[in-house]
């Protein structure tokens, strides 16, 4: 890498280094950022999926991965409801993130 499946409206922040752009991808919109963002390391910390022990369920222990701005930040492709409407709802497929198993 590919692919099978199940989830994706809950939840979780402090410090240090650093010094410009981020926020998956092309475009749009709206955000976040020198009151230092993405990022990286530590601590904290959530509790999703697997494992394990507790008789079984919950629930807890310890262990693997995963996560801690905004629904996967919104749209975008398609049906559909409303409406004058370039608007709004709502189902679906596309990507894509996370874990399980496969190759």
């Nucleotide at each position: 890498g590919c692919u099978u499946u199940a989830u994706c409206a809950a939840g979780a922040a402090g410090g240090a280094c650093g010094g410009a752009g981020g926020g998956a991808a092309a475009a749009g919109g709206c955000c976040c950022a020198a009151u230092g963002a993405u990022g990286u390391c530590c601590u904290g910390g959530c509790a999703a999926c697997c494992c394990u022990g507790u008789a079984a369920a919950a629930g807890c222990u310890g262990g693997g991965u995963g996560c801690c701005a905004a629904c996967u930040c919104c749209u975008a492709c398609u049906c559909g409801a409303a409406g004058u409407a370039u608007u709004u709802c709502g189902g679906g497929a596309u990507a894509g993130a996370u874990g399980a198993g496969g190759c």
Predicted 3D model of a 103-nucleotide RNA (SAM riboswitch aptamer (S box leader)) from a Flavobacteriales bacterium. Of the family's consensus pairs, 97% are formed in the model. Its mean pLDDT, the model's own confidence on a scale to 100, is 79. It was read from a public genome assembly, where an Rfam model found it. Rfam family: SAM riboswitch aptamer (S box leader). Its family is annotated with regulation of gene expression in the Gene Ontology. Rfam's curators write: The SAM riboswitch is found upstream of a number of genes which code for proteins involved in methionine or cysteine biosynthesis in Gram-positive bacteria. Lineage of the source: Bacteria > Pseudomonadati > Bacteroidota > Flavobacteriia > Flavobacteriales.